[in-house]
This is a predicted structure of a 265-nucleotide RNA (Bacterial large signal recognition particle RNA) from a Dehalococcoidia bacterium. Its mean pLDDT, the model's own confidence on a scale to 100, is 75. A source record names the gene ffs. RNAcentral holds the sequence, with entries from ENA. Its Rfam family is "Bacterial large signal recognition particle RNA". The family's RNA type in Rfam is non-coding RNA gene.

This record gives sequence, structure tokens and C1' cells, in this order.
RNA sequence: UCGUGCUAGGCGGGGAGCUAGCGGUGCCCUGCACCCGAGAUCCGCUAUAGCGGGGCUGAAUCCCUGCUUGAGGUCUUUGCUUGCAGGACCAUUCUUGUCAGGCGGUGUUGAUGGCUGAGUUCUAUACAGCAGAGGGCUACAAACCCCGUCAGGUCUGGAAGGAAGCAGCGGUAAGUAGCAUUCUCUGGGUGAUAUAGAGUUGCUUGGUCGGAGUUGGCCAACAAGAAGUAGGCUGCAAGUUUAGGGAUCGAGGGCAGGUGCACGA
Repeated sequence: UCGUGCUAGGCGGGGAGCUAGCGGUGCCCUGCACCCGAGAUCCGCUAUAGCGGGGCUGAAUCCCUGCUUGAGGUCUUUGCUUGCAGGACCAUUCUUGUCAGGCGGUGUUGAUGGCUGAGUUCUAUACAGCAGAGGGCUACAAACCCCGUCAGGUCUGGAAGGAAGCAGCGGUAAGUAGCAUUCUCUGGGUGAUAUAGAGUUGCUUGGUCGGAGUUGGCCAACAAGAAGUAGGCUGCAAGUUUAGGGAUCGAGGGCAGGUGCACGA
């Protein structure tokens, strides 16, 4: 080195979970890697960690070790999204105030300001006017208890006459109505009136001094307050893998190395 026959070993593995721990049945991943029996409120075992029985392969592509790559799983964290909750801070909206920066208004056809007059405002009086009342004038208005005249009639007288007096007529009182009209009194949210006075400058206007600002409507800035299906923010929960990080386990692949026995040539 070759041939023959054996043995060790191998005949799937992994993740999570369960377990004092290990493995299995069960779930999941990978993908082809013997058969039978029992086995989840479970079955068997003890760091040499499945049990019982049978079969195949067998010293290297197949076994062992190391390195490397790596499907996939689990945990955790960050990011993102969503939901729920909170409301100290920032932001948002509104209100109020300050300031006088921007815009606008106004101003040498003269601002702010000062002096002064007048009006508006108030009070009183006068006047006018309105309303009411009274007076005045006119008309009407009394069966009787008003006046005058009193027909008829009545009474009286011898007569002449006289007396009272109804109706009628006339007038008048109480009263009713009217008067484009004078007088008196009272009243007022009357008034293009007059006089006197007051007046905190609120408003309007005139004159004068003076010589350039004034205003605070909008926006801005600042301050305070209020509001909330609350944008940023805080907390909790869930989700996301063609968003990451970390840790852990890890099938499969690749590379390298290692590893028996016996006999014969």
C1' cells in the first nucleotide's frame, strides 16, 4: 500500500416550553436521516442522563475535534406606528394690559401743548306757547216754592173800583252749550327767545402763542390669565420585521486535522 473479517461509533438535528437536571411523546424550524411498544394532570433516566426489543452500516464523503459561514428560534433594548392615560414645561387658541417697532389715519391748508371767547351742559328769572280752572260775552234754560206784565177766571164792593194771581209773554238764578277772545291763577321731559350765574374740559368752534409731531385701528414684541376629543412632552400596553443594536441557542454547508483491532499478501 492492497485484500478479508471485526469493534468503537453512527443510523437525523435544533429552538421554545416543561423539569432539580437530561431525554422523549406534543408545538415550531430545517429537510430525508431504520422498524416495533408505551408515553402530557405524562414516560424513562441521573452529569456515562431516554427505556425495552429487533435490523442496517462500519475506520472514513459517513465517526470525533477545531475554525468559519449560516436558515431559524428566544430574550432584551432602541426606532417607528397605534391605542389608553396624564397635563409641570414648550407650542396652539382666546381675553386683558404694556410698548410705540412696522403698516395705516391725520398734520406746515399748522400736530401735541398753553392762554382766551362762544356753543353744547346745569340753575334761576322773564317772555312766548301748551293744558287746565276761573272770570267775561252770546244763546238756551224755572208748572209751583224768582222778577215784571198779567187774558180768562176767582175774591171783594151797591157801583165806580180794588186785591191776590194761574196760563201766556218777557227777563233772570242754579245749570247747559258755544265764543279763530281779552283778563287772572296753576302746571310742565314745551321753546331756533332774552338776562344773570355756575361749570369737573366731555364734545364742537373762533382768536392767539408756538413750531413737528400725533394716534393706538391692524400686525409685531413683552407680561398676566384662561381653555382643551392637547401638537411637542411623560407613562403604560400592543404591534412592526424589506427598521436597527446587544445577548443566547443554533440545523445545514465549507475548510483543516485526528482516530482502532485481527489475519493475509